[in-house]
RNA sequence: UCAGGACGAACGCUGGCGGCGUGCCUAAUACAUGCAAGUCGAGCGAAUCGAUGGGAGCUUGCUCCCUGAGGUUAGCGGCGGACGGGUGAGUAACACGUGGGUAACCUGCCUGUAAGACUGGGAUAACUUCGGGAAACCGGAGCUAAUACCGGAUACUUUCUUUUCUCGCAUGAGAAGAGAUGGAAAGAUGGUUCUGCUAUCACUUACAGAUGGACCCGCGGCGCAUUAGCUAGUUGGUGAGGUAACGGCUCACCAAGGCGACGAUGCGUAGCCGACCUGAGAGGAUGGUCAGCCACACUGGGAUUGAGAACGGCCCAGACUCCUACGGGGGGCAGCAGUGAGGGAUCUUCGGCAAUGGGGGCAACCCUGACCGAGCAACGCCGCGUGCGGGAUGACGCUUUUCGGAGUGUAAACCGCUUUUCUGGGGGACGAGGGAGUACGGACGGUACCCCAGGAAGAAGUCUCGGCUAACUACGUGCCAGCAGCCGCGGUAAUACGUAGGAGACGAGCGUUGUCCGGAGUUACUGGGCGUAAAGGGUGCGCAGGUGGCCGCGCGCGUGGGGGGUGAAAUCGCCUGGCUUAACUGGGCGGGGGCCUUCCAGACGGCGUGGCUUGAGGAGCGGAGGGGGACGUGGAAUUCCGGGUGGAGCGGUGAAAUGCGUAGAGAUCCGGAGGAACACCGACGGCGCAGGCAGCGUCCUGGCCGCUUCCUGACACUGAGGCACGAAAGCUGGGGGAGCAAACAGGAUUAGAUACCCUGGUAGUCCCAGCCGUAAACGAUGUCCACCAGGUGCCGGGCGGAUCGACCCGUUCGGUGCCGCAGCUUACGUGAUGAGUGGACCGCCUGGGGAGUACGGCCGCAAGGUUGAAACUCAAAGGAAUUGACGGGGGCCCGCACAAGCAGCGGAGUGUGUGGUUUAAUUCGAUGCGACGCGAAGAACCUUACCUGGGCUUGACAUGGGAUUGACUCCGGGGUAAUGCCCGGUCUCCUUCGGGAGCGGUUCCACAGGUGCUGCAUGGCUGUCGUCAGCUCGUGCCGUGAGGUGUUGGGUUAAGUCCCCUAACGAGCGCAACCCUCGGGGUCCGUUGUAUUUUUCGGGCCCGACUGCCGCGCGCAACGCGGAGGAAGGUGGGGAUGACGUCAAGUCAGCACGGCCCUGACGUCCAGGGCGACACACACACUACAAUGGUCGGGACAACGGGCGCGCUUGCCCGCGAGGGUUGGCCAAUCCCUAAAACCCGGUCUCAGUUCGGAUGGCAGGCUGCAACUCGCCUGCCUGAAGCUGGAGUUGCUAGUAACCGCGGGUCAGCAUACCGCGGUGAAUACGUUCCCGGGCCUUGUACACACCGCCCGUCACACCACGAAAGCCGGCGACACCUGAAGCCGUCGGGCGAACUGCUCGUUCGCGAGCAGAAGCAGACGUCGAGGGUGGGGUUGGUGAUUGGGGUGAAGU
Repeated sequence: UCAGGACGAACGCUGGCGGCGUGCCUAAUACAUGCAAGUCGAGCGAAUCGAUGGGAGCUUGCUCCCUGAGGUUAGCGGCGGACGGGUGAGUAACACGUGGGUAACCUGCCUGUAAGACUGGGAUAACUUCGGGAAACCGGAGCUAAUACCGGAUACUUUCUUUUCUCGCAUGAGAAGAGAUGGAAAGAUGGUUCUGCUAUCACUUACAGAUGGACCCGCGGCGCAUUAGCUAGUUGGUGAGGUAACGGCUCACCAAGGCGACGAUGCGUAGCCGACCUGAGAGGAUGGUCAGCCACACUGGGAUUGAGAACGGCCCAGACUCCUACGGGGGGCAGCAGUGAGGGAUCUUCGGCAAUGGGGGCAACCCUGACCGAGCAACGCCGCGUGCGGGAUGACGCUUUUCGGAGUGUAAACCGCUUUUCUGGGGGACGAGGGAGUACGGACGGUACCCCAGGAAGAAGUCUCGGCUAACUACGUGCCAGCAGCCGCGGUAAUACGUAGGAGACGAGCGUUGUCCGGAGUUACUGGGCGUAAAGGGUGCGCAGGUGGCCGCGCGCGUGGGGGGUGAAAUCGCCUGGCUUAACUGGGCGGGGGCCUUCCAGACGGCGUGGCUUGAGGAGCGGAGGGGGACGUGGAAUUCCGGGUGGAGCGGUGAAAUGCGUAGAGAUCCGGAGGAACACCGACGGCGCAGGCAGCGUCCUGGCCGCUUCCUGACACUGAGGCACGAAAGCUGGGGGAGCAAACAGGAUUAGAUACCCUGGUAGUCCCAGCCGUAAACGAUGUCCACCAGGUGCCGGGCGGAUCGACCCGUUCGGUGCCGCAGCUUACGUGAUGAGUGGACCGCCUGGGGAGUACGGCCGCAAGGUUGAAACUCAAAGGAAUUGACGGGGGCCCGCACAAGCAGCGGAGUGUGUGGUUUAAUUCGAUGCGACGCGAAGAACCUUACCUGGGCUUGACAUGGGAUUGACUCCGGGGUAAUGCCCGGUCUCCUUCGGGAGCGGUUCCACAGGUGCUGCAUGGCUGUCGUCAGCUCGUGCCGUGAGGUGUUGGGUUAAGUCCCCUAACGAGCGCAACCCUCGGGGUCCGUUGUAUUUUUCGGGCCCGACUGCCGCGCGCAACGCGGAGGAAGGUGGGGAUGACGUCAAGUCAGCACGGCCCUGACGUCCAGGGCGACACACACACUACAAUGGUCGGGACAACGGGCGCGCUUGCCCGCGAGGGUUGGCCAAUCCCUAAAACCCGGUCUCAGUUCGGAUGGCAGGCUGCAACUCGCCUGCCUGAAGCUGGAGUUGCUAGUAACCGCGGGUCAGCAUACCGCGGUGAAUACGUUCCCGGGCCUUGUACACACCGCCCGUCACACCACGAAAGCCGGCGACACCUGAAGCCGUCGGGCGAACUGCUCGUUCGCGAGCAGAAGCAGACGUCGAGGGUGGGGUUGGUGAUUGGGGUGAAGU
C1' cells in the first nucleotide's frame, strides 16, 4: 500500500422489463404563482335567493302584495387554528438516553360515580346613516339577538382559622366536623299526552380514571491543559413576592460561602436516541429515510387569549423586499409542488380524499399537499430476459507463426424446438359495507392477473490482463507520448504506454472518485512495548493517589446467585404466513449492554474492631570507609625574585623557525616568595542517592555493615504535582593567580591552514557569597518485594574446626567483579548485581525529516532552560546479525613487488603505431594495466570496406517457378578506362517425330546482395585478474533466518601440498601427476650420414629420481637441513595445460546468428585518388653518440629451418656493386639457401662532432611487377644533419638467465628496424621483507553492496513551496463601563373616560326614566426592568503586510 464490506452519493462508458424502497448532504440563501385549517344555521340576530300556496289589479298573461318549504352566509358566538406537516440553525445543556422521585404540580375534549341547572339585568357587532383615506382601513351617531356578558340564591368544594382520628423516613399526607369567600344555558333539536314531560347533544360542581404535560434527582455518551483557576444573585439563611408547582425564580436583609486536577472556567465542534455500517468479538465510525424526544419558524425582544402557545395569530425593533396618490401601508415556503442562486449533485407548479388518520358538526357533510397513489431518476436492493438443443478433427474473416501450424471455435452458417419478456386482441379484480332489504360507491386503473394469436423475433456492456491479483501475444512508440493504489514501467526487441487479436472478472450494469470500518496486535480493555530498533525521569525526600503481612469477630459497599420491574414500536435472530419467487411485508417466539427493586451467600477485596510478629522501625555491643562540612598543617615539583660559580648557547621540532641569551641565558649551588595539585601506597579496591570523593591532623556530622533477639506492633512499598541536591562550561560581586590555557599574537606546515605542531598568552581554572539546572548526568538497564543450578576472585563483619599462631579449612550476612545452567532475547547478549518467573507503583514510546524548532506559558541578570506543535515533504528512517568489498586497521605469507645488481627507455635521427589536425576521402575497429610494430603473418593496381567520376538493375553470386527462344559458353579477330559491344565459326541426349529432358539466352515472378546499425539482443573465440590457490557440492550438525561448519586452528608446502587436531564425514572442479621437449644409460631399427675399434644423427621400446639410503631437527607426523651415490636431488630445466567466476572487457569487419534498416541502391562493376597528408603530442622499436671502439687484411666454430602450380640455385663469365648471362644439382640427412657474426691474428686511426655517427639531399644504376609520380626495395659515387650517454620519471631480467652477436622462417610478385624461431659468447646480485605495486589466508571496523573510482556534510548561487517574525492595516467573537431606550409586564399616579354593581335625589304612564356621588375598569403620565442603537478602553481569534528568518524540494553549478 492493496485485496473485503458499506453509501441519501457524484462522474465516465453503456442501458431491455418489473417489484419494493430512496431522492438539496451545499445557501437556516432569496422567493413569482396556486394550494397546505377550518367547521357548526341543531347557539344568535340579520341579509339574500326562492319552490309552493293565497290575494289584488287588469291590457288573461303580466305586475304587485302576502305566505314562506328549502338554499346561501358577511357578522356575533362555540370548538379547532398548541394536532398534523417541515427543518437541524442554535444547544456540551437535566437537551437526550436510562432508572427513579413529586408528601411540590396542571390536564380541554373522553370514561365512570354523585349532585344540579333557580332568579334577574345591561350592552354590542352585523345593519342604517354621516365623515376621513389612493389603499390598508378608521371614526361619529342610531337600532338589535344569543349557548356572548353581568348581578343574586343554592351546593359539595377552594382558601383561612380550628377540633378529632389514621398513616408516613421526613418536610407532612388522608378522613371527619365547626365558622368567613366563589358557579350554571329558564340552551338547541326531535318526539310528545304541549305552563309540562321525555330522548339526544350541549352545560355546572365535586371526586376518581385515562391521556397529555411540568418540575427535581442518580448514572451515561467530546476535543483542546499551548484554556488553571472560576463565581456577586455568586453559595446559604430569614422574610416577602411570583408560579400549576418546588426553588435566588425575583426582591430586602444577614452570613461568606460555592465550584475545580475524579478537570471547574474558557475556546472549538455537535441536535440526542432507538438504531445504521464495519468488526470473530471488544471496539471504531455514523445519526439520511422510519420511529421517540428536543430546538427553531426572516433576526432579536414581548406579552395576550387559552386546558394547553404560537411556522401559514398579535405588538415592537432591525435587515431585506413589494405597493403607494409620498401622507402611509403589505410580506415571511426550514408545509406540497415550483423558481432563481449556490453546487460535483438531488424530482411533478400531477390525481384523489376511494382507504388510514385528523378538525368541526346530531347528522348528511365540509375541510385535510397529513395521507393514499401516479410521474421523473439504474440512486439502491431484489427478480426476470436478451433464447434452448443439435451442428466440422473445425468454413470465411481476423490475430499469430518456428510457415508445419495454432487461436477465435460449436462460436457462426445450417437443422429442429420453445415464447418468459414483447406486440396485437379478448376477459378482468381484491383493496369496501353493519343483521336484512333497496339504491349507490375506487384516485390507483381497464392497472395487477387470466386467455388467444404472432414471431428468435426488439433487448450487452464495462473494467482489467508486471507483482500484490484471475487473465499474453503482435504491432506502434523510443525517459517521447504516456501509465501509476504501492513497488515501479517507458532511453529500439515494453506481457506495465497506445492499438489489435486473445484471455480473465462482473453483468443491466461496469469502472473511477469521495467518505467510514476492516485488514492495523500500527494506541494493545480483550491485546504492545522501553540495554542496542521510538521509549527509564540526572538523583533523592515526600503530600495526594494507587497497592498492601498473619489470626479472629462484626457490617454486607464491592462481588456471586435466585425472583420481580423496566429496557416503546420498528430494526436484529429463529419459526411461520402473504404477494408466481425474492426484495418487501403480516403474525408468533427469542434476544437485549444497562438501570431500579427484593431475598440469599459471606470465600476474596473493602469498612469497623480485637489480637500477633515474620515486613518496617527502635535499643544495646562491635566494625570498615578518598561519605560531607569547617579549621589547621606538610613535603616534592613548576614558576618567579636575590646571590655565587661559569661562559655560549638554550629552547623547540618530523625538520625548522618565532622565542630566550655576552646588559651573562641555559646548567649548577644557596636563600626567599607565591599559588595550585597531592607521586609512591593505588587495586580488577573503598565510600556516597546521583553528581562525585584521594597528602596529614583536629572538631562537627550523615549513611551503611555485623552480632544480640530486648522494645514498638503493619508504623509498609511506590509516588503525579511539590521540595531539595545536581559534573563541566557559563553569569554577578569580591578576593587570588604558580602551572595550565579558550580568545588573541607570532613561527611553521599547506594549493590554502582562521587547524593539527611550536613560542608566547588573557578570560577561566582556585577561594567566598549568589545564580544557572544542563550532559553519551550511561549499566544508554526506574524503585521495592518474593522465588529460580553452580564455579571462582576481591572488600567488610560473625561463627565453627584446626593450630603456637596472625597462616589454613568450612560455614554465614552485606558488598563488588568474572565465567556459566535453565529461562529470556530479532539477534547481540543477559543470566541470584536478570534483560528469568511473578507482584506493586511511577516515568516514557507510537514511521523518518521538519524539530527539541515555531508560537504561547513558566523559570533565568543573561546565556538559555522547561513545556512543546503544525504546514510541508519522503517510502523509508532504524536495530541486530550475515556474506562480500574496502581501510593512510592488525597478524601470517608469497611474487623481479621492493631492495641488491646488469642492460635499457625518457634527450638525438630514423622506422612503425596512435592521438590531434587537415582532407573530396585521409575506410573501420582496438582506448589505463589488459588500445597504441594491436586486427595488418607484409595498402603501388588488386586488397579496399573510404572519396570523385562513369556504368548495370533477377543483378558479381545461390535456389525455384511461368513464358519464350537456340543462341550463348567456347575459339579467332577488332575495340573500350571498364563492363558493355562488333565480326566470323559453332548445342547435347531421348523420341511413339507430336514432343520431352538437359544446357544456355531473353523476359516476368519469388528472391539475391549489404564490411549498413545494434558486441548493451547473441553463439563462438579471445584478453585480464592468474599458474594465483583457490571455488564448490552431498549428507550430517548449528542457526528463526541470511548463513555457518566442512575450507577454521597447530605445523608444513610452490600448492586447500601433506600431517595432526577437530561435528563433521566424504566428494567434485582446480594444484600435482599423466602428455611433449632438453639432459644419463640400455636395446632394436634405419638411410642419402660416418667410413670400418665404432661413433654421431633420426626413430621405437625400456631403465633411471622415489626424500629410496645415512645423520640431525620436529610431536615416533607431515616435513625441513646436511651428506653419500648419481648424468641429474628434493616439482631436475622448458612447454602444453588456465577452477567457480569478474570486467554488460574485446570482436555483428574472420565466421555464424536474432531484430532493425537499404532495394535503378546503403547492392554491383570500372578508372583515378585516398588509407602514405603534417604545426604538433604520445607509445614501441632500430641506429648511434665511439677506443671493451671504427676501419683494412687474414683466419675459426653453429643451430633451427626453407626450397619446382617456374622454387632454392651451385660452378663459370660480365659488372666496383645491386645484379645480369650461361651451365649444372636438388621433389632434398644426398643439391642449394650457407657467408654465420660476435671471436682470434696483424695493420691503421688517437679523443676530434673525428677514419665516431649516419639522417638528409644530389646524380647514376639494378630488381620485381600490366604499372614504382603520388607510394617499393636494393646498389655505386657524392653530401654529410642531430647526437659527446640523456630531467622528473620509468621498463626488463635470478642462469646458460640478462646483455651482446649473428642465422632461419612465415606473410610475400616485390617490400621487415616488426613478428615467430634458432644457436654463439656469456655475467653481476639477492642483507632482507620496513617501504611502493599486485596477490593468498585469518582477524577487526564499516553509515560501502553499480562495493573507496564507494558513501557523504555544510556554506554560497538559482527556481519553486509551505511556515515563523514584522512598522502596521482590515475583520470576527464574547464580556465590561457609561449614554439612549421601542413594545410589553409590574408598580405608582390617574384631575380625563367610566351601560351593568352600590348609595342618594327627583320624576313616573309604576313597566320605569333622569340626575348626582362612589366602585370595578380604561385612556394617559411617571418609574423599575428592557431588545436594539451609540461612545470608550481592554480581551481573544483570524486575514493581510514592505522586509526578514530558518526549513523543505529540485538538473551532472560551486
Molecule: small-subunit ribosomal RNA
Organism: uncultured bacterium